[in-house]
RNA sequence: CAAGUAAAUCGGGUGACCGCUCGCGCAUAGCGGGAGGAAAGUCCGAGCUCCACCGGGCAGGAUGCUGGGUAACACCCAGGAGGGGUGACCCUACGGAAAGUGCCACAGAAACACACCGCCAGCGGCCAGCUCCCAGCAGCUGGUGCGAGUAAGGGUGAAAUGGUGAGGUAAGAGCUCACCAGCGGCUGGGUGACCAGCCGGCUGGGCAAACCCCAUCCGGAGCAAGGCCAAAUAAGAGGACGUUUGAGGUGCCCGGCCAAUGUCCUCGGGUCGGCCGCUUGACCUCGAUGGUAACAUCGAGGCUAGAUUGAUGGUCACCACUGCAGGUCAGGUAACUGACCUGGAGUACAGAACUCGGCUUACAGAUUUACUUGACCC
RNA sequence: GCCGAGGUAGCUCAGUCGGUAGAGCAGCGGACUGAAAAUCCGCGUGUCCCCAGUUCGAUUCUGGGCCUCGGCACCA
Numbered sequence: 001c002a003a004g005u006a007a008a009u010c011g012g013g014u015g016a017c018c019g020c021u022c023g024c025g026c027a028u029a030g031c032g033g034g035a036g037g038a039a040a041g042u043c044c045g046a047g048c049u050c051c052a053c054c055g056g057g058c059a060g061g062a063u064g065c066u067g068g069g070u071a072a073c074a075c076c077c078a079g080g081a082g083g084g085g086u087g088a089c090c091c092u093a094c095g096g097a098a099a100g101u102g103c104c105a106c107a108g109a110a111a112c113a114c115a116c117c118g119c120c121a122g123c124g125g126c127c128a129g130c131u132c133c134c135a136g137c138a139g140c141u142g143g144u145g146c147g148a149g150u151a152a153g154g155g156u157g158a159a160a161u162g163g164u165g166a167g168g169u170a171a172g173a174g175c176u177c178a179c180c181a182g183c184g185g186c187u188g189g190g191u192g193a194c195c196a197g198c199c200g201g202c203u204g205g206g207c208a209a210a211c212c213c214c215a216u217c218c219g220g221a222g223c224a225a226g227g228c229c230a231a232a233u234a235a236g237a238g239g240a241c242g243u244u245u246g247a248g249g250u251g252c253c254c255g256g257c258c259a260a261u262g263u264c265c266u267c268g269g270g271u272c273g274g275c276c277g278c279u280u281g282a283c284c285u286c287g288a289u290g291g292u293a294a295c296a297u298c299g300a301g302g303c304u305a306g307a308u309u310g311a312u313g314g315u316c317a318c319c320a321c322u323g324c325a326g327g328u329c330a331g332g333u334a335a336c337u338g339a340c341c342u343g344g345a346g347u348a349c350a351g352a353a354c355u356c357g358g359c360u361u362a363c364a365g366a367u368u369u370a371c372u373u374g375a376c377c378c
Numbered sequence: 379g380c381c382g383a384g385g386u387a388g389c390u391c392a393g394u395c396g397g398u399a400g401a402g403c404a405g406c407g408g409a410c411u412g413a414a415a416a417u418c419c420g421c422g423u424g425u426c427c428c429c430a431g432u433u434c435g436a437u438u439c440u441g442g443g444c445c446u447c448g449g450c451a452c453c454a
Stems, first nucleotide, its partner, number of pairs: 001374010012319007020034005036349001040360002043358005048222004060218005065079005080094001081092004095213002100211002102207003116154002118150002125144007162180006181203002183200007226276004236267009248258003283302008320347003324343008379450007388403004397434001405421005427443005
């Protein structure tokens, strides 16, 4: 210098004017606060609230190498194994297929226990050739057929019963041996996943993001949860004061009571509306200590949006960056490159709604730190 | 804001314990008719919303994204 890997930060700035919302305030005065790293998707885990609940199980769901962290998690840290990269480093839904069931299309003999082609000693029959013989019988070789052996090779497939090499054999085969892969046992190391060494020929197809088995965890709903105050109108309840006229009831009459009805008062679920929940919290910053780290403990300091048709914006000026157009200058034969000036343009993804911890997705561009590989120079 | 359902041919919908996806209507061609309708015969039609992963193989299984639709305040 070029190409990259990992981590972190920022993500336009300043000023003026005009607005919006919240708090303080008697105030339309004034002062102060006012989006994010993802506020998003609503995918996990919690707090909080209501409902249900003796305890436990079934069903259903989730997680799935080991150890640790955490309020908890599908998150984070450290490690193991496997895979990728020359490397820095990155990726992994990574328990069990010897508990059982199921699936493995087409092709292929066979997809889980099978023999199509092939290879091969032997046996009997037939054919051909040769030997012997007068001829026949007999023997040898080759072909064909039958049952038996074999799984090395060919062929099919995504996948074919450990792989490579040597020995061995009639031909072959872990049949035997060496190395490698797996499995089992022993010894040693590690908390553990696992690793190292030795021994044993033990060699069992794949799929569990198919059912399932094993281990662990999970009651349900969600701030439109839930609670409080409460207008007008109408039903209804209670009380007070009247009325009942020729015709409500109490056998008749008067009074009383009941009933009906009118006016007034009080109550009245919920609605309109308002308030709480609502932002001080597993909070933030700095330091010390413990720990490889995630994180924990202690100390000091700080308060950092709370709207409810939903605020957090707009205009102008200057500056910063990006790319475009025009011009000037410099280098160069030219293509072109660099610097400066002018003009107009753009500055990502996106926007709180009960609150946190994570994950995932989107994001123009800028900066910093550590490291790797390659080239050149000293 | 919270909770749930769906996306397959031009339209309305099937399908699936993983093996090259169909039906009806519509469309096109032919027959019948003087011509048309109806009827009959034949035909084509797909990024199974998109991107990754598991698998030999994905419309189907798993994860993420996009779009569409529905429900939820209080009382009874």

This is a predicted complex of two RNAs, RNase P RNA and transfer RNA, with 454 nucleotides together. It holds a member of the Rfam family "Bacterial RNase P class A". By type it is a ribozyme. About the family: Ribonuclease P (RNase P) is a ubiquitous endoribonuclease, found in archaea, bacteria and eukarya as well as chloroplasts and mitochondria.